[in-house]
Background
The part of an RNA shown here (small-subunit ribosomal RNA, 3' major domain) has 475 nucleotides and comes from Streptococcus hyovaginalis. The RNAcentral record of the full RNA draws on ENA. Its mean pLDDT, the model's own confidence on a scale to 100, is 84. Its Rfam family is "Bacterial small subunit ribosomal RNA". Gene Ontology terms of the family: ribosome and structural constituent of ribosome.
Context: one part of a larger RNA
RNA sequence: UGACGGGGGCCCGCACAAGCGGUGGAGCAUGUGGUUUAAUUCGAAGCAACGCGAAGAACCUUACCAGGUCUUGACAUCCCAGUGACCGUCCUAGAGAUAGGAUUUCCCUUCGGGGCACUGGUGACAGGUGGUGCAUGGUUGUCGUCAGCUCGUGUCGUGAGAUGUUGGGUUAAGUCCCGCAACGAGCGCAACCCCUAUUGUUAGUUGCCAUCAUUGAGUUGGGCACUCUAGCGAGACUGCCGGUAAUAAACCGGAGGAAGGUGGGGAUGACGUCAAAUCAUCAUGCCCCUUAUGACCUGGGCUACACACGUGCUACAAUGGUCGGUACAACGAGUUGCGAGCUGGUGACAGUAAGCUAAUCUCUUAAAGCCGAUCUCAGUUCGGAUUGUAGGCUGCAACUCGCCUACAUGAAGUCGGAAUCGCUAGUAAUCGCGGAUCAGCACGCCGCGGUGAAUACGUUCCCGGGCCUUGUACA
Numbered sequence: 001u002g003a004c005g006g007g008g009g010c011c012c013g014c015a016c017a018a019g020c021g022g023u024g025g026a027g028c029a030u031g032u033g034g035u036u037u038a039a040u041u042c043g044a045a046g047c048a049a050c051g052c053g054a055a056g057a058a059c060c061u062u063a064c065c066a067g068g069u070c071u072u073g074a075c076a077u078c079c080c081a082g083u084g085a086c087c088g089u090c091c092u093a094g095a096g097a098u099a100g101g102a103u104u105u106c107c108c109u110u111c112g113g114g115g116c117a118c119u120g121g122u123g124a125c126a127g128g129u130g131g132u133g134c135a136u137g138g139u140u141g142u143c144g145u146c147a148g149c150u151c152g153u154g155u156c157g158u159g160a161g162a163u164g165u166u167g168g169g170u171u172a173a174g175u176c177c178c179g180c181a182a183c184g185a186g187c188g189c190a191a192c193c194c195c196u197a198u199u200g201u202u203a204g205u206u207g208c209c210a211u212c213a214u215u216g217a218g219u220u221g222g223g224c225a226c227u228c229u230a231g232c233g234a235g236a237c238u239g240c241c242g243g244u245a246a247u248a249a250a251c252c253g254g255a256g257g258a259a260g261g262u263g264g265g266g267a268u269g270a271c272g273u274c275a276a277a278u279c280a281u282c283a284u285g286c287c288c289c290u291u292a293u294g295a296c297c298u299g300g301g302c303u304a305c306a307c308a309c310g311u312g313c314u315a316c317a318a319u320g321g322u323c324g325g326u327a328c329a330a331c332g333a334g335u336u337g338c339g340a341g342c343u344g345g346u347g348a349c350a351g352u353a354a355g356c357u358a359a360u361c362u363c364u365u366a367a368a369g370c371c372g373a374u375c376u377c378a379g380u381u382c383g384g385a386u387u388g389u390a391g392g393c394u395g396c397a398a399c400u401c402g403c404c405u406a407c408a409u410g411a412a413g414u415c416g417g418a419a420u421c422g423c424u425a426g427u428a429a430u431c432g433c434g435g436a437u438c439a440g441c442a443c444g445c446c447g448c449g450g451u452g453a454a455u456a457c458g459u460u461c462c463c464g465g466g467c468c469u470u471g472u473a474c475a
Stems, first nucleotide, its partner, number of pairs: 001475002003472003007469007015459002019423005026314008034305002042053002064300007073125001077124002079121006088103006106115003127289002130287003136283002138278003141274001143272001148187006154163003167178003193266004198234007207224003212221002237260001240254005316416001320375007332363003337356002341352004382413001387408007429451007
């Protein structure tokens, strides 16, 4: 100087408390451990691994296993020789890789040749998702959006170092003010950026419709006032008033205002810590393999199942289930696509087919809600697992191993022990909708809107963090 303390002081955070809803019990989904297996590829491991890499394993992916094959190689450059093609189509053998055959078939030229492609050969080499993240780059997590981390000059100290950065106040903040052997500065904080809340103006098509006609319908004429869209502006700064404070910084209250003291949300992550994670995104040193640890193919596996754990979904019902009627969104996506309408089907869906490269057309009827009917507390008209049968879709192909529909079947489960998690407002809870990935497959993920609470006395205690101070046999 740090680090640590079941030392002290001050302060903060859904850290506790006050509340609301869960997890832990059940069934299923998914990840992991373990076990099994020819293989169940690999990585991730307290918080910060475990719906994680994987925004989607039937083949492919795929790295694993079994079997069948290749050896200058599936991919790149160079050299030599040969051919004129390569690609495509068809036939035969084979599980296929592959092998054989048929057909079709180059360009430029100064005619010397050149370009391009294929086949064969030779070796230089290719190749490796093989090892080492404790050799590395790059990227990322975490403490933590915590308020800290440093430097120059000066001063003090023999020196390591100190000072500045401590102190009195204040703040979300090393934020600002005052004081001070310090005076300044840098990286962080804040602001500048994006979305959102109010409004003016410009512009009205594909958007809108107050007034005038018109229609089944903003459909058409007409209009751009309104909504909306998207450019440019305005607006919030403790600016104004009062009080408190040290006449400071600031805090408390008020006015005006759509919004008030960082308005709400996002992006943004200092010096560093954990030899944290990643050699399997990629790059890369060294080591290792080179008729194999490389490459191709078929089939299997990654989907196994006594069990244990994590994360979710659905429930256990009447604030509910079922049936009928009826209302209101936003974000998005679409030409190998979205697919209206009509017809068939109980349905998944099928047939036909308009429009749309989209404020025009489509996905697209939002659901909870509201109105009415029924069920009457039961393992039930709750719950839907499991299983059977019959179908639908995608795709060469749904046996291992996809999703959906109809009928039948109708398991556990009556609110969950110890323990434990999230959340402070348009939040929790609850309800549906869209998208990426994607042929198909979503209870996951990323977004969107609808309905919409309760509680916070307070900081004694638990956890984490910041500053000062003290002790130390630790570095």